[in-house]
RNA sequence: GGAGUCGGCCGGGCAGUCGCUGCGCGCAAGCGUGGAGGAAAGUCCGGGCUCCACAGGGCAGGGUGCCAGGUAACGCCUGGGGGGCGCGAGCCCACGGAAAGUGCCACAGAAAAUAUACCGCCUAAGCGCGCGAGCGCCGGCAAGGGUGAAAUGGUGCGGUAAGAGCGCACCGCGCGGCUGGCAACAGCCGUGGCAGGGUAAACCCCACCCGGAGCAAGACCAAAUAGGGGAGCAGGGCGCGAGCCCGCAUGCGGCCCGCAUGGCUCCCGGGUAGGUCGCUCGAGCCGCAUGGCGACGUGCGGCCCAGAUGAAUGACUGUCCCCGACAGAACCCGGCUUACAGGCCGGCUCCAACU
RNA sequence: UGGGCCGUCGCCAAGUGGUAAGGCACGGGGUUUUGAUCCCCGCAUUCGGAGGUUCGAAUCCUCCCGGCCCAGCCA
Numbered sequence: 001g002g003a004g005u006c007g008g009c010c011g012g013g014c015a016g017u018c019g020c021u022g023c024g025c026g027c028a029a030g031c032g033u034g035g036a037g038g039a040a041a042g043u044c045c046g047g048g049c050u051c052c053a054c055a056g057g058g059c060a061g062g063g064u065g066c067c068a069g070g071u072a073a074c075g076c077c078u079g080g081g082g083g084g085c086g087c088g089a090g091c092c093c094a095c096g097g098a099a100a101g102u103g104c105c106a107c108a109g110a111a112a113a114u115a116u117a118c119c120g121c122c123u124a125a126g127c128g129c130g131c132g133a134g135c136g137c138c139g140g141c142a143a144g145g146g147u148g149a150a151a152u153g154g155u156g157c158g159g160u161a162a163g164a165g166c167g168c169a170c171c172g173c174g175c176g177g178c179u180g181g182c183a184a185c186a187g188c189c190g191u192g193g194c195a196g197g198g199u200a201a202a203c204c205c206c207a208c209c210c211g212g213a214g215c216a217a218g219a220c221c222a223a224a225u226a227g228g229g230g231a232g233c234a235g236g237g238c239g240c241g242a243g244c245c246c247g248c249a250u251g252c253g254g255c256c257c258g259c260a261u262g263g264c265u266c267c268c269g270g271g272u273a274g275g276u277c278g279c280u281c282g283a284g285c286c287g288c289a290u291g292g293c294g295a296c297g298u299g300c301g302g303c304c305c306a307g308a309u310g311a312a313u314g315a316c317u318g319u320c321c322c323c324g325a326c327a328g329a330a331c332c333c334g335g336c337u338u339a340c341a342g343g344c345c346g347g348c349u350c351c352a353a354c355u
Numbered sequence: 356u357g358g359g360c361c362g363u364c365g366c367c368a369a370g371u372g373g374u375a376a377g378g379c380a381c382g383g384g385g386u387u388u389u390g391a392u393c394c395c396c397g398c399a400u401u402c403g404g405a406g407g408u409u410c411g412a413a414u415c416c417u418c419c420c421g422g423c424c425c426a427g428c429c430a
Base pairs, nucleotide, nucleotide: 001351002350003349004348005347006346007345008344009343010342012320013319014318015317016316017315018314020035021034022033023032024031025030037326041337042336044335045334046333047332048331049214050213051212052211061210062209063208064207065206066080067079068078069077070076081095082093083092084091085090096205097204101203102202103199104198105197118145119144120141121140122139126137127136128135129134153171154170155169156168157167158166172194173192174191175190176189177188178187179186180185218277219276220275221274228268229267230266231265232264233263235246236245237244238243248262249261250260251259252258284303285302286301287300288299289298290297291296321324356426357425358424359423360422361421362420365379366378367377373410381397382396383395384394385393403419404418405417406416407415
């Protein structure tokens, strides 16, 4: 200098003017002070909080899935193991169980899982024919070819009629033991010719975890109208009673008849509109010290940092620069995922050249 | 703000591991003097997009995109 990899951070600055909004002070005018994000997003996980349900346990349903730790908890994070990729720094992995059972494996192929033989290889033994080479039968084999995503351990040597873990060596695998490690696991030794394909993001089995709903949760105050309950008052008659008739009141109407409607007053409870709370001091932020490889924990000191409810966080001017991305709170917090112009800082690796 | 559901051709849609049915519409041809009807043929390279599991994915899993629906009480 080039190429790469990992981690952290910023993401317009300054000044002025005028606005919006929370809080404090003030009789008021006004003054002071706070005012979006790393993702406020997706709502994919986990927790707090609230209401409902709940003796305990189980079933069903859902989730997680190597080991250990961190945490309020997690499907998150840290460290480690195993596998894969990369020269390397480093990156990626839904990484329990397929001899518990069931299902599925199209097409092709002999055969796709109680196995089996299309082409092929062999003719040692037995039988037949032939003078004979040999041919046929009865048989043997799974090495080679072929099919497929996948074919019953792999390579080599021996062995054989041809072959085959049939025998042996190494690798792989199963079982047992020892050593190291908390463990996952690793290494070594012995042993077994090998014990039967794949699929569990198919059902399932095993281990562990999970009650449901969500701030429009929920709590308090509380109009009008309608409806519920109670008390009091208001005429008569009939009926056990629901109720009915007469009368009364109101409306239509100049009046009568007629028609329609009808108890009045007060109190109580539920509850809507509306209002208040929940609503932001919190698993909080910063600094120092300290334990731990680390995630993180502990101690001390300091700080207060949006809280609206038609919903604020903006506009203009000046100036500077590299001319500014993705995007905007609505109960809160821890994660994950997704979007993001441009820029800064640090660790490490590889290559080339020079000293 | 919270909760739930859906996405397959231009439209309506079947398919839930093994070649993406069917109807309407559209295009071509035939029948007819012409048109309609009728008959034949054609019409999904990305099943909303990307990644993964699997031999194989519209279908199973994960993450995005778009759309729709619902949400306090009494009478």
Overview
Two RNAs folded together computationally: RNase P RNA and transfer RNA, 430 nucleotides in total. Rfam match: Bacterial RNase P class A. Gene Ontology terms of the family: tRNA processing, dimeric ribonuclease P complex and ribonuclease P activity.